[in-house]
Molecule: Bacterial RNase P class A
Organism: Acidobacteriota bacterium
RNA sequence: GGAGCAGGGAGGGUGGUCGCUUCGCGAUCCGUCGCGGAGAGGAAAGUCCGAACUCCUCAGGGCGGUGCGCUGGGUAAUCCCCAGUCCCGGUGACGGGAAGGAAAGUGCCACAGAAAAUAUACCGCCCCGUUUCGCCUUCGGGCGGUCCGGGGUAAGGGUGAAAAGGUGCGGUAAGAGCGCACCAGUAUCCCGGGUGACCGGGAUAGCUCGGUAAACCCCGCACGGAGCAAGACCAAAUAGGGAAGUUCGUGGAGUGGCCCGCUUCCAGACUUCCGGGUAGGUCGCUCGACCCAGUGAGUAAUUGCUGGGCUAGAUGAAUGACCAUCGCCCCGAUUCUAUCGGGGAACAAAAUUCGGCUUAUUCCCUGCUCCGAUU
Numbered sequence: 001g002g003a004g005c006a007g008g009g010a011g012g013g014u015g016g017u018c019g020c021u022u023c024g025c026g027a028u029c030c031g032u033c034g035c036g037g038a039g040a041g042g043a044a045a046g047u048c049c050g051a052a053c054u055c056c057u058c059a060g061g062g063c064g065g066u067g068c069g070c071u072g073g074g075u076a077a078u079c080c081c082c083a084g085u086c087c088c089g090g091u092g093a094c095g096g097g098a099a100g101g102a103a104a105g106u107g108c109c110a111c112a113g114a115a116a117a118u119a120u121a122c123c124g125c126c127c128c129g130u131u132u133c134g135c136c137u138u139c140g141g142g143c144g145g146u147c148c149g150g151g152g153u154a155a156g157g158g159u160g161a162a163a164a165g166g167u168g169c170g171g172u173a174a175g176a177g178c179g180c181a182c183c184a185g186u187a188u189c190c191c192g193g194g195u196g197a198c199c200g201g202g203a204u205a206g207c208u209c210g211g212u213a214a215a216c217c218c219c220g221c222a223c224g225g226a227g228c229a230a231g232a233c234c235a236a237a238u239a240g241g242g243a244a245g246u247u248c249g250u251g252g253a254g255u256g257g258c259c260c261g262c263u264u265c266c267a268g269a270c271u272u273c274c275g276g277g278u279a280g281g282u283c284g285c286u287c288g289a290c291c292c293a294g295u296g297a298g299u300a301a302u303u304g305c306u307g308g309g310c311u312a313g314a315u316g317a318a319u320g321a322c323c324a325u326c327g328c329c330c331c332g333a334u335u336c337u338a339u340c341g342g343g344g345a346a347c348a349a350a351a352u353u354c355g356g357c358u359u360a361u362u363c364c365c366u367g368c369u370c371c372g373a374u375u
Base pairs, nucleotide, nucleotide: 001371002370003369004368005367006366007365008364009363010362012326013325014324015323016322017321018320020039021038022037023036024035025034026033027032041347045358046357048356049355050354051353052352053227054226055225056224065223066222067221068220069219070084071083072082073081074080085099086097087096088095089094100218101217105216106215107212108211109210122157123156124153125152126151127150128149129148132145133144134143135142136141165183166182167181168180169179170178184208185207186205187204188203189202190201191200192199193198231283232282233281234280241274242273243272244271245270246269247268249266251265252264253263254262255261290309291308292307293306294305295304296303297302328344329343330342331341332340333339334338
C1' cells in the first nucleotide's frame, strides 16, 4: 500500500422567532389568555419469537395438531443470548449448522448408466455344451478362431452428485473379505481426562449395513383460546323488558232478582322510577423484569450492593418550520497547514408495555488476518 475479518460508538450542540400537544400555577367576560416545564428511534418498522397484563363455560385424561431437538450456563421467559463440543467452508483473522433416529417400517433418488439397493450383468473376463473354419495328428483326438445357447464373476471399462470399504499378497476356471496383513469405518467392552456434549488410548468381531426425516414416520420435551378494537366504569337517545300511579272501556269475573255502585282481573294511553346500553366520556396509560454512575462476582451472557434520576402519553392522532452560530463531511481557491467561498447530512416516525430476532440506513473508531514492497 492492497484485500479482508471481528467488535464498539454516534445519529448533531447552543441561541432566537413563529406554531402544535400536554402538565403545573395564575387570571378570566368561561370563549380563552399569560408564565414556566416536558415532548420519537436505533431501528419507533416487519409483527417473526418470548413474556407481563386482561377476559373467556380454571384448561385433568385420550385422539389429533403445532413447535422445538449437541452440551453447560444466563434470564420473568424464549425458537433469544453467552461459553464450549462435533461437522462443514476459508491460506488466515473468522464464519455457518433445523446437530435425536436411515441398524423400526414405507416412500423417493432427475439425466446418464447394466444396475440407485432383498442387488444387477452392457462391454470385458472365465467355464460348459453346440455350429462351423483352419492347423497338427500316433487317426483315439488335440490346439486356435468363429456363431449360438446355458452358467459363473463386481477384479477391469464406461455412467453418475452418489456404485455395495481401500492397498497388497494368497487363492481361484475367472473372480470375490473367500482367507490373511496393514489402513479407514461401524458395533461392543475396558482404561484415562472432562460437570457434560465429547476427547485420547487399547482389546474383540470380517460386522462394511448408499443418500434423503425443513419426505411420511418413530422417539423425547413443551403447548387451553383470544387479544388494549383486551377489559372496567359513567352514561344523552332508540327498541324491547320490569314496577308503581292516574285515566278510559257502556271489556271479563265476583257481590246480586235487576240497575247503579263497589271490589278484582285484562287490554290500551299517559306520567314517574328501575333497568338497558348506543353516541360520547373516564380509566386501563405509563415508575418500569426502567435509566445513569460507582463498585463486587463471573472467561462471558448476566447479576449483587450503594448512590442518583424521572425520560411523550397524544386519539381523524401533537412532537414542526425558518434564521444565526459552532461542530462533522465533500469540492474549489488562496496560501501553505490555516483562512475564505460553495454544497451536503441517510433510513425513517410512537399508539398497552417490556425482552429478543430480522430488515432498512449515513458516518466514525479500535483490534486482528493474509498478500506485496521497502528498511